[in-house]
RNA sequence: GGUCCGGUAGCUCAGCGGUUAGAGCAGGGGACUCAUAAUCCCUUGGUCCUAGGUUCGAAUCCUAGCCGGACUACCA
Numbered sequence: 001g002g003u004c005c006g007g008u009a010g011c012u013c014a015g016c017g018g019u020u021a022g023a024g025c026a027g028g029g030g031a032c033u034c035a036u037a038a039u040c041c042c043u044u045g046g047u048c049c050u051a052g053g054u055u056c057g058a059a060u061c062c063u064a065g066c067c068g069g070a071c072u073a074c075c076a
Base pairs, nucleotide, nucleotide: 001072002071003070004069005068006067007066010025011024012023013022018056027043028042029041030040031039049065050064051063052062053061
């Protein structure tokens, strides 16, 4: 340099054109218990990496860029 994969809640991830973006864990509150753990209930939390484009409608499709990773080529 080239190809491919990924970027969505604090963490790990799902959602791959169509109502208000979700789960588990974590955090907060409560129930239970003598108490703790476990369990159960409720709940907070989002620039869907950025900028454009397509579309009636974009997290989702296209283009460019940024970041991370894998493979590969060249130089030395």
A computed fold for a 76-nucleotide RNA from Pirellula sp., annotated as transfer RNA. Lineage of the source: Bacteria > Planctomycetota > Pirellulales > Pirellulaceae > Pirellula. Its Rfam family is "tRNA". Rfam classes the family as a transfer RNA. Its mean pLDDT, the model's own confidence on a scale to 100, is 83.